[in-house]
Context: one part of a larger RNA
Formats: sequence, structure tokens, C1' cells
RNA sequence: CAGGGCUUAAAGCGCACGCAGGCGGAAUAGUAAGUGUUUUGUGAAAUCCCUCGGCUUAACCGAGGAAUUGCUUGGCAUACUGCUAUUCUUGAGGCAAGUAGGGGUGCAUGGAACUCUUGGUGGAGCGGUGGAAUGCGUAGAUAUCAAGAGGAACGCCGAAGGUGAAGACAGUGCACUGGGCUUGUCCUGACGCUGAGGUGCGAAAGCGUGGGGAGCGAACGGGAUUAGAUACCCCGGUAGUCCACGCCGUAAACGAUGUCUACUAGGUUGUGGAGGUUCUGACACCCUCACGGCCGAAGCAAAAGUGUUAAGUAGACCGCCUGGGGAGUACGGUCGCAAGGCUAAAACUC
Repeated sequence: CAGGGCUUAAAGCGCACGCAGGCGGAAUAGUAAGUGUUUUGUGAAAUCCCUCGGCUUAACCGAGGAAUUGCUUGGCAUACUGCUAUUCUUGAGGCAAGUAGGGGUGCAUGGAACUCUUGGUGGAGCGGUGGAAUGCGUAGAUAUCAAGAGGAACGCCGAAGGUGAAGACAGUGCACUGGGCUUGUCCUGACGCUGAGGUGCGAAAGCGUGGGGAGCGAACGGGAUUAGAUACCCCGGUAGUCCACGCCGUAAACGAUGUCUACUAGGUUGUGGAGGUUCUGACACCCUCACGGCCGAAGCAAAAGUGUUAAGUAGACCGCCUGGGGAGUACGGUCGCAAGGCUAAAACUC
């Protein structure tokens, strides 16, 4: 205790697709289910309310009315909603012509760096730190040159930049493939929005099977530091990080801001298009569409701030919140190989 809310106070599902449901553009005609009005029957009495009356008054009692917000039978009305029919193009989609992009998947391939191996040169140190030590090195290290092997990541370009629903995506080439944007005297004709359940995607870590393993590196060993040092620093180093397939399904999965639509000053800048002005053209200027930023009017906000990418003004639909702790826990259910996930209390306490 149902209103008020959800950027930061509690609160937007991580993201999408979508069944049911809810909601839905313009015009005309019909219908009359919702709706309005009237009417029929009913809605027991008492109680409550109103007006009278009876006990000296009141409580109490009696009478009449109203009410009983409901259900029901006909009639009428037709603005709105629904339903039926016909039509429309602005929402949505299609088609055509262009166009930008680290969007996705697979295959191939390149250079820098690194480590290792072999050989040459060389001969005592190297490495590391605040300073050291552990460590490596006369069985020739570090350094340097040549050759070979391997795995992972792609410097500069690079950006306040681009793409994607989100997670995310970056060397280069090819193949296959998704979406977007712009323009059009073209087509369909409301085909739309949202979306409980459901389904799919979903960083890192982790799990299963099989590969791979250069560098880095939980755990672990050692050296330091320290009162101690299960750390910070140093020397090593296993899982892992990589690949294929299958699980997991969580993150400060963030814009801490759900999706869609309409409307409401401007200025400036970037990205991708279209058009106009000039005889032509680079350029310039103007205009327009989409996306990404910054600054700001009004408004909003507790303020910070936000401000056509709204947190403004409204509408549609979904999700969520309701004092702190106990607790995102217990129990139950369900999913998972497990780790654990999802759902989700109470006692008690302040």
C1' cells in the first nucleotide's frame, strides 16, 4: 500500500528474433458488440441516508421515500472504439541505380619482433635491482653475423574515425555471405509497434575430447624486502592464453539511461551520400538525408547535469523498484559433466 518512481538515491532483462496478448495511419458506406439514453422484470426484510411520526427527551421504535452503483427485456442515437465491405499513400516493405565500412565465415599468404637449433667471429662476463641475490656463462654465455625451425600478435596508417543488435571487430589477398545509407515521375497497399512465455546470440575466466605451445603467466619453487611478507621487486615456471568441436551463460555485459513513434531555438565539428549556384571545372558557397561528437535556448532535474543522439513535451508496449542487514543466502524446483547459473523467502536484528 498503488500511488509514485527506475543516469548517479531501491529500480531498464547483456542483446536480439518472435507465438499469444496489448496497442495501432487516412477516407467512405454498412452494422450496432462496446458506449449513451429510455424502458421491462428483478435487485427479500432489517441496516445506512432523507422526510415525517410515537415514548416528557435521547437511545430506541413506527411510516413513507431514496438508495441498492448489479443482472435483465425491448426501443432510440451513432461521435468514438470494435466488426464487415470498398478505397488511399504518408507508416512498413519491395524493385532499380549507386555507395561506405576492422560486419561475419573459410582458405591462402607477408614482414617486424621473440624464443630455440646449427655454424662463424670473439673471449669474461651477462642478467637483474632502490641496492642486491637467486639465475645463465671457459662444456665458451652476453654481444655480433649467417642459415633453419616454431608459435602468437599484427607497428606506422589510426582518428573526437568506421562497422555490428549486443558481446565484439584491425597485416594482406581471394571466395562465400548479413546488414546499412542515398536517389528514383516505379510496385504492394497498414502488410505496423511492442512483446509475458519461448528461441537464438552472448567478453573474460572455467569445464570435456583431441591438437598446439614462441612469448606471457594463476598455482608452485627459489632470491630479496620485512618484526613477519603465504605480497608488492627479481630469477624460474605448470595450468591457461592459441586451434577444432562440444559445454558454461555470467561481467562496472555501462550511455550505470528498455524498444518504437511524433513534436519542441540555434551554433560548431567529423563520417557516408544526393541536389543546386558558376559557360565548364578543381575549389567555394547554399540546401538536404543518414550516422558519430562538442557547446548551448526553453524546459526538466535534489543537484551534478541533460538539452532534436533528452534526462524536454506526449503516446504505445514490455521489464523492474518499494528501508538497511540477514541475502541474491536457505529450502524447493529447474538447467549444468562440474564449477555453478536462473527462480527466490523467513526467523531475527537496527

The part of an RNA shown here (small-subunit ribosomal RNA, central domain) has 350 nucleotides and comes from a metagenome. The RNAcentral record of the full RNA draws on SILVA.